[in-house]
C1' cells in the first nucleotide's frame, strides 16, 4: 500500500420480513421487604447507532469518504 471483518446504553449482545416505534440481560439510582446486608419485587435514569457527507417522505440498515481495532496479501 491492497483485500476482508468488526464498531449500537457503563459491560456483553439482539434489531427477523434486508429502510418505517432503538431494545434485552447484567450493572447503576430510588422505593418496598430486613435490626442491617445480600437475595427478591416495583419504578426510573442512561444512546449524535465511531465521525462526516450523500440517496430517500423516512437510514443502525443503502452509497461515498474517513478514524480505530482484528485478520490476510505484498
Nucleotide at each position: 500500500g491492497g483485500g476482508g471483518g468488526c464498531g449500537u446504553a457503563g459491560c456483553u449482545c439482539u434489531a427477523a420480513c434486508c429502510g418505517g416505534g432503538a431494545g434485552a440481560g447484567c450493572g447503576c439510582u430510588g422505593c418496598g421487604u430486613u435490626c442491617g446486608c445480600a437475595a427478591c419485587g416495583c419504578a426510573g435514569a442512561g444512546g449524535u447507532u465511531g465521525g462526516c457527507g450523500g440517496u430517500u417522505c423516512g437510514a443502525a440498515u443503502c452509497c461515498g469518504c474517513u478514524c480505530g481495532c482484528c485478520u490476510c496479501c505484498a